Model confidence (mean pLDDT): 83 of 100. The RNA shown here (small-subunit ribosomal RNA) has 1491 nucleotides and comes from an uncultured prokaryote. It matches the Rfam family "Bacterial small subunit ribosomal RNA". RNAcentral holds the sequence, with entries from ENA.
[in-house]
């Protein structure tokens, strides 16, 4: 820096990623070289070899080898001689304490490390310088030889022998010891100088004669020892630890100080600045990371430490408590003759084991270094090299140039083609690092030695020459051959560079986080292509970073996690003014140190680099010294403003104790009085005729104190309220008398601390957990009601918690204003400017994520305290402390999630609020729901009952018309370029036909051949069917891939934009507010001003009228004609037709209003306030409907899911629902008579009229391609009848006979006539439509159509009402506002028990381990102490005893870990159970503490 909480936003906050690093490991891959690195695990066990020897110039010597000599002979063998070179074992010297290894222990007390000091408290072999010395003597012993024991290891005895081994004597000091004086110095003990006296102690030889050694001493150098300051992990759920402990005196011991050890004396010492205990851990230079500060780390290299199978111990030595030494104990392994012995790879290799994992039983001492030696030299698994491993870093290569038909092939696409792999390849030319072959060939080597020469001068130095290389015939160089020998890995949804196809279908799988996968996956798997890095690439693990996410630099705490409930106060931290002094902090200069390596800079060497060499810088530190003195600190003196005291006032529900009071309530007694009271949403339980409730009087009891009363007051907080008295405390104001910084904060500590609760004893009116009853309810362990115990009250004692809140710690200072109020002061004052202290409201700057806060800060600063670090687990478990208990305080982890959260925004929602609208309710009228039938749907049935539509917004819907067809379904029979169409080719000239056979048809088969199609410029063109080929076809799937069209919210009044402004932002403003409207309609106001889509208007019909025009329409007047009729001449007046106009705009008037606008039985007008109706449907919502109307992507079928045909089905029927029709009758039925319409339709048609039939109709016949002809009203009106009846209502059902359409009415048409005459007497809960030419009612027409199941749909006219108080309620909607834990948006979200699976964890009778401590017993080796008998001339030894101790044993307890029947809760897990606790007033507001 990015991703991730949200619909979006800002913030808080965690998780995750990109970077770097590694002693790494794993997967795939692998050409070369250089440099480096390589058991992180079992400090587990180890076979085998090697890793420390050397000196003969210390010694006795001679086992082996060589030379020489000699002897024997078998002539190449044996033996002899220490004579020489040399040398096994032995004595002796030096070394073995270095070098090499691994890091177990160790958290500092005994030990450490780093850094800086000190030793007046010390040692130091080999080395250097200087001084002095080295005389004499003695006795042993190993070896060798002899003997013995033992399996071995090894041991014992005897004899003999040497030394630079050992001992004695001598000499001796500037050494050491004792005594004591003086001077000087210091750091307390003291140190030092000078002189004196006494005492003690040394020595080794070898020699080539040069020297090398020896002894004592002083000094140096080197190396060590000791002491001190500072620094040095985590846990306080480890708070007290300690008896050699702390100090002293004395002694012992040590190289040396010291309780280091011991005796005695004292009672100290450490600890909150973290003792003690537990866990973990070598420390540092450095390394990784980081901007730095830090964080993490301590492998390789260097320094220091500790360790060497485990534990203990000392010896030797200059040095060890000793890796390849010793002794003892233990565990383990090995050998054994069973009696005993041996061993220690954390040296180099190597083996086993463990493990994800880490190499050769290599070469050489050539170089560097070490030991010994005079030296040559010997030894050296130190070291230098080589081997193995891509473990890391660095370098090189796998070719370069040209080359387009952009080949084939792969892959992709919009597919006759294009794109891409791709100049890639082929091919041509070039180069040769590397490779292979051949040839040459290093540096690292100089010392030292040999030889020669020179100088000085006899062993030193110099010169010349010669000799010495493990690596290695390696590096490197040259020649030749030939592109020849050499590329992979990961990734491609975002973060994050890189995209397509196929497969798969919440499967298989991926995944670092967010998340992908449920049929179009750039996220899985494969492929093509691409991206990144490249001999490597990825993954995993770990560390730092990003993370300012522990914040010193550099964070926070009103609401996100976080202020302790409040005070008091010890320690601690911080602290007013002036002056002097000091110089601890602080600052400056100087000195020392801060090893090397490393990091950084410069230069240089390997062809470069890595790597290496040289120089510089740095090492930010510590110590010391000199100086400065502003600030802080220390000391001293003073000051008054901080703080306190005093005096005088004043305030208050401040506290504690006592006394008193009235109202109310309850109870008791008595009176009056009678049937209810009480309670609720409604009731019931309860009380009451044994007299309640009500009411009056009196009495008693307990608790709480109405009004005043407030936004008030007081108190540290909790909290405090009748009146009054006593005691106590506090605040404020005024005065300025006193003290003189006495202050602030405050971890622990102490005190106080609501309610509930606990203990003891009282008290108990009302209220009231538990409990009981009544209701409510599906249930109701609740809400409501009736009762009622603890409790509430008092006294004393506990508890110690609350949403103990201002969710805001305390103190001080500073920083704009306005306003209210309480208490003081304020000239006489009930007035007032002002002032001090409180309690509130509003607002600015600032601050804040915002909300907000704002002199009572959440602003600006200072000081102190407390607390926070993702959510859950969990304020839980364990431990500890407190409590009588309840429980409180302190307070984790495993595991799990990618969020959890804060504030604000827009929506949506609310059994939130306000305003408003709508046939939404109400007021009405008529229906549905009951009946029968029609029709659609569900269900069921079926071979099939094709498919779709399903709350509103499916259900007389798609379908505006299923007998066949339609038709998509079922059964059966057929066809396969196919039923239709287009193109091209081929052959044909026909095709249509005709006839026959099979068949249900489709289809199949046979025959027939007659005219041999049309046009023609004779080339051909057209047409037809056949055939071939390319295109087929699919009502198969996906409406959740789509277009188009449609429904609904809704004809609701809304939905947006530009610019500006406001806000960090989402977003807001505009669009809100006040009015008004049918309307976001308009007006006013206004940080908005405008605009768009909607509204309205423009369009159509209709209502009035004018003009124009009069046929097929009309007919007033005139003429003609008829039985009659606009029939006719004629006419345009009227009706009408259909084109253009007019008209209506709140325009006028009155009133109200600023205006918009409203009101008016106003005027005028046919019409009046959008006149009525229609068309017209904003942004969007429902993944709404439709792949079956059509179109279309993808998928699927291809002798079938296509297509043809026949029959059947879509018409089934126990049932359920929707929509309708007809009714139940008298506002009616029936019969007769009679009147009026609009809009439509008509040639395969409508049909006048005539005839026949009861009729449906039939047979004739005429007009009309229509204002001409034709189809045609009913209710109504008049008259009659029926008289309340299942009827003269109602017409279902059934029977019979017909008519019509049609190829065909069986399944399954309509109609007619006659007969039959079912249910039904107005319909439960509930529900639908309608506000005027509307409802209701009456008929008419049309589309579809051969006909019709139409009672449907769409239109048309006739007749023609009732009612609306009003907006409380139901439903839907609009605007504003409010709450929200919702945003898939309440059909939302979400809690707990139970049931199931998995996981980690607590408790638990116990069981099993581990480390440490305590007490007692025992006690090896060994030091030390003591020691008469034995040995020794002696020194001394042996022996025995004692102290201490490793180890072992016993015992009790603590700590810690594992496990444990059973048990507790917790977490997680698409669709389990029960309820419905929270989020809205969440339907009983929620929440906190308590029971």
């Nucleotide at each position: 820096g990015a991703g991730u909480u949200u619909g979006a936003u800002c913030c808080u906050g965690g998780c995750u990623c990109a970077g770097g690093a590694u002693g790494a490991a794993c997967g795939c891959u692998a050409g070369c070289g250089g440099c480096a690195g390589g058991c992180c695990u079992a400090a587990c066990a180890c076979a085998u070899g090697c890793a420390a020897g050397u000196c003969g110039a210390g010694g006795g010597g001679u086992a082996a080898c060589a030379g020489g000599g000699g002897a024997g002979c078998u002539u190449g063998c044996u033996c002899c001689c220490g004579c020489u070179g040399a040398c096994g074992a032995c004595c002796g010297g030096c070394g073995c304490a270095c070098g090499g290894g691994g890091g177990a222990g160790u958290a500092a007390c005994a030990c450490g490390c780093g850094u800086a000091u000190g030793c007046a408290a010390c040692c130091u072999g080999c080395c250097c310088a200087c001084u002095a010395c080295a005389g004499g003597g003695g006795g042993a012993u190993a070896g060798c030889c002899c003997g013995g024991g033992g399996a071995a290891a090894c041991c014992c005895g005897g004899a003999u022998u040497a030394a630079u081994a050992c001992c004695c004597c001598a000499u001796a000091a500037u050494a050491c010891c004792a005594u004591a004086a003086a001077g000087c110095g210091g750091c307390a003990u003291c140190g030092u100088u000078u002189a004196a006296u006494g005492g003690u102690u040394a020595a080794a030889g070898c020699u080539u004669c040069g020297g090398c050694g020896g002894u004592a001493g002083u000094g140096g150098a080197u190396g060590g020892g000791c002491a001190u300051g500072c620094g040095u992990g985590c846990c306080a759920u480890u708070a007290g630890c300690u008896u050699g402990u702390u100090g002293g005196u004395g002694a012992g011991g040590u190289a040396a100080c010291g309780g280091c050890u011991c005796a005695c004396c004292a009672a100290g010492g450490c600890u909150a600045c973290g003792a003690u205990g537990g866990c973990u851990a070598u420390g540092g230079g450095g390394u990784c990371u980081a901007a730095a500060a830090g964080g993490a780390u301590g492998g390789u290299c260097c320094c220091a430490c500790a360790c060497a199978c485990u534990g203990g111990u000392a010896c030797u030595g200059a040095g060890a408590c000793a890796c390849g030494g010793a002794c003892c104990a233990g565990a383990c392994u090995c050998c054994u003759a069973c009696g005993g012995g041996a061993g220690g790879c954390a040296g180099c290799a190597g083996u086993g084991a463990g493990g994800a994992a880490u190499a050769u039983u290599g070469g050489u001492c050539a170089a560097u270094g070490g030991g010994c030696g005079a030296a040559a030299g010997c030894c050296u698994g130190a070291a230098c090299c080589a081997g193995c491993c891509a473990u890391g870093c660095c370098g090189c290569g796998u070719g370069c140039a040209g080359g387009a038909u952009u080949a084939a092939g792969g892959c992709c696409c919009u597919a006759c083609g294009g794109g891409u792999c791709g100049u890639a390849a082929a091919c041509u030319g070039c180069u040769u690092u590397u490779a292979c072959g051949g040839g040459g060939g290093a540096a690292g080597a100089a010392a030292g030695g040999g030889c020669g020469c020179c100088a000085c001068g006899u062993g030193u130095g110099g010169c010349g020459u010669u000799u010495u290389g493990a690596c290695g015939g390696u590096a490197c160089c040259c020649c030749g051959u030939g592109a020849a020998u050499a590329a992979g890995c990961a990734c491609c949804g975002g973060c994050u560079a890189a995209c397509u196809c196929c497969g798969u279908g919440c499967c298989a799988g991926c995944a670092g986080c967010c998340g992908c996968g449920g049929u179009a996956a750039u996220a899985c798997g494969g492929a093509g292509g691409g991206u990144g890095c490249g001999a490597g690439c990825g993954u995993u693990a770990u560390c730092c970073g990003g993370a300012u996410u522990u914040a010193u630099u550099a964070g926070g705490u009103u609401u996100a996690a976080a202020g302790g409930g409040u005070g008091u106060g010890c320690a601690g931290g911080c602290g007013g003014g002036u002056a002097u002094u000091u110089a601890a902090g602080u600052c400056a200069g100087g000195g020392g140190u801060g090893a090397a390596a490393g990091c950084c800079c410069c230069c240089c060497g390997c062809u470069c680099a890595a790597c290496g060499g040289g120089g510089g810088a740095a090492c930010u530190g510590c110590c010391u010294u000199u100086g400065a003195u502003a600030c802080u600190g220390g000391a001293u003196a003073c000051c008054u403003u901080g703080a306190g005291u005093g005096c005088a006032g004043u305030u208050g529900a401040a506290g504690u104790g006592g006394g008193c009071g009235g109202a109310a309530u309850g109870u008791g007694u008595g009176g009056u009085g009678u049937a209810g009271c009480g309670g609720u949403g409604a009731a019931a339980u309860g009380c009451a005729u044994a007299g309640a409730u009500a009411u009056c009087a009196c009495a008693c009891a307990g608790a709480a104190c109405a009004c005043c009363g407030a936004u008030u007051g007081c108190g540290a907080a909790g909290g405090c309220a009748g009146c009054u008295c006593a005691c106590u405390a506090a605040g404020c104001u005024g005065c300025a008398a006193c003290u003189g910084a006495c202050g602030c904060u405050g971890a622990g500590g102490c005190a106080c601390g609501a309610a509930a609760g606990c203990g003891u004893g009282g008290g108990u009116a009302g209220c009231g957990a538990a409990c009981a009853g009544g209701a409510u309810u599906a249930g109701a362990u609740a809400c409501c009601c009736u009762g009622g115990u603890a409790g509430u009250c008092c006294a004393c004692g506990c508890c110690g918690u609350a949403a103990a809140c201002g969710a805001u710690g305390g103190u001080c200072a500073c920083u704009c204003g306005c306003u209210g109020u309480c208490g003081g002061c304020g000239a006489u004052a009930c007035a007032c400017a002002g002032u001090c202290g409180g309690c509130g409201g509003c607002c600015g700057a600032g601050c804040g994520a915002a909300a907000g806060u704002a002199u009572u800060a959440a602003g600006u600063g200072a000081c102190c305290c407390a607390c926070c670090u993702g959510g859950g687990g969990a304020g839980u478990a364990c431990g500890c402390c407190g409590g009588c208990a309840a429980c409180g305080g302190u307070g984790a982890a495993a595991c799990u999630c990618a969020a959890a959260g804060g504030a604000a925004u827009u929506g949506a929602c609310g059994g939130g609020g306000g305003c408003c609208c709508g046939c939404a309710c109400a007021a009405g009228c008529g229906g549905a729901g009951g009946a029968a039938c029609a029709u659609g749907u569900g269900g069921u049935u079926u071979a099939a009952u094709u498919c779709g539509a399903u709350g509103a917004u499916a259900c007389g819907c798609g379908a505006g018309g299923a007998a066949c067809c339609u038709u998509a379904c079922c059964c059966g029979g057929g066809c396969u370029u196919g039923a239709a169409u287009u193109u091209a080719g081929u052959a044909u000239g026909a095709c249509c036909g005709u006839a026959c056979c099979c068949g249900a048809a489709a289809g199949g088969g046979u025959a027939u051949u007659u005219c041999u199609c049309u046009c023609u410029u004779c080339g051909g063109a057209g047409c037809a069917a056949a055939u071939u080929a390319c295109a087929a076809g699919g009502u198969g799937c996906u409406g959740c891939a789509u277009g188009g069209c449609u429904g609904u919210c809704g004809u609701c009044a809304g939905c947006u934009c530009g610019u500006g402004c406001c806000g960090u932002g989402a977003g807001g403003u505009g669009u809100c507010g006040g009015g008004u409207u049918a309307a976001g309609u308009c007006c006013c106001a206004u940080a908005a001003c405008g605009a768009g889509c909607g509204c309205a208007a423009c369009c159509c019909c209709u209502a009035u009228u004018g003009u124009u025009a009069g046929u097929u329409g009309c007919u007033a007047g005139c003429g003609g004609a008829u039985a009659a009729u606009g029939c006719u001449g004629a006419g345009g007046a009227c009706u009408c037709u259909a084109a253009c106009g007019a008209g209506a705009c709140u325009g006028c008037c009155a009133c109200c209003g600023u205006a918009a606008g409203g009101u008016g039985a106003g005027a005028g007008g046919a019409a009046g306030g959008u006149g009525g109706g229609g068309a017209u449907g904003a942004c969007g919502u429902c993944a709404a409907a439709u792949c079956a109307g059509c179109a279309c992507g993808g998928c699927c079928c291809u002798u079938a899911u296509g297509u043809c045909c026949a029959g059947g089905g879509c018409u089934a029927c126990a049932c359920a629902c929707g929509u309708g029709u007809u009714a139940c009758a008298a506002u009616g039925g029936c019969a007769g008579g009679u009147a009026c319409a609009a809009a439509g339709g008509g040639c395969a048609g409508c049909u006048a009229c005539c005839u026949a039939g009861u009729g449906a109709u039939a047979g004739g016949a005429u007009g009309c391609u229509a204002a001409u002809c034709u189809c045609g009203a009913a209710a109504g009106c008049c008259u009659g009848u029926c008289u309340u009846a299942g009827u003269u209502c109602g017409g279902a059902u059934c029977g019979a006979a017909g008519u019509c359409u049609g190829c065909a009415a069986c399944u399954c048409g309509a109609c007619u006539u006659c007969g039959u005459g079912a249910a039904g007497u107005u319909g439960g809960a509930u529900u639908c439509g309608c506000u005027a030419g509307u409802a209701a009612u009456c008929g008419u027409a049309u589309a579809u159509c051969a006909g019709c199941a139409a009672u449907g749909a769409u239109a048309c006219g006739g007749u023609g009402a009732a009612u609306a108080c009003g907006u409380u309620c139901c439903c839907g909607g609009g605007c504003c506002u409010u709450g929200u834990a919702c945003a898939c948006a309440c059909c939302g979200c979400c809690c707990g028990u139970c049931a199931a699976g998995c996981c980690a964890u607590g408790g638990a009778a116990g069981c099993u381990g581990g480390g440490g401590g305590u007490a007692c017993c025992u006690g090896a080796a060994g030091u030390c102490c003591g020691u008469a008998a034995c040995c020794g001339c002696a020194a001394g030894g042996a022996u025995c005893g004692g102290c201490c101790u490793a180890g072992g044993g016993u015992a009790a307890a603590a700590c810690u870990a594992g496990u444990g029947a059973c048990u507790g809760g917790g977490g997680c897990u698409a669709a389990g159970u029960c309820g419905a606790a929270a989020c809205a007033a969440g339907g009983u507001a929620g929440c906190c503490g308590u029971a």